[in-house]
């Protein structure tokens, strides 16, 4: 980096350095930030993807040192499709549900 499968509305923060944006993207909102963003480091925490143990319904339960991950807001919301409801008036808007796409985490393979 590509492909396949896959949790993603729960949960969890402080300090130091640094100094302007950040929330994936290219759009529109809305949050958030000099009362310090993003990043780096240290310590802490959450969770349980692989992992370990037991059972055996190939699933369930337990564990949490280590490997990864995470610690504002649903993956911040929508934007693509379909349905339902409501309001204006013949096609728009709002709300809501489902699905797709993309992202993202993990495992396997190339």
């Nucleotide at each position: 980096u590509u492909c396949u499968u896959u949790a993603c509305u729960u949960g969890a923060g402080a300090a130091a350095c640094u100094g302007a944006a950040g929330g994936a993207a290219a759009u529109g909102g809305c949050c958030c930030a000099c009362u310090g963003a993003a990043g780096u480091u240290u310590c802490a925490g959450c969770a349980a993807c692989a992992c370990c143990u037991a059972a055996u319904u190939u699933u369930u339960a337990g564990g949490a040192a280590g490997g990864a991950g995470c610690u504002a807001a649903c993956u911040u919301c929508a934007a693509c499709a379909u349905g339902a409801u409501u309001g204006c008036g013949u096609g728009c808007a709002a709300u809501u549900a489902u699905g797709a796409g993309a992202g993202a985490u993990a495992a396997g393979a190339g």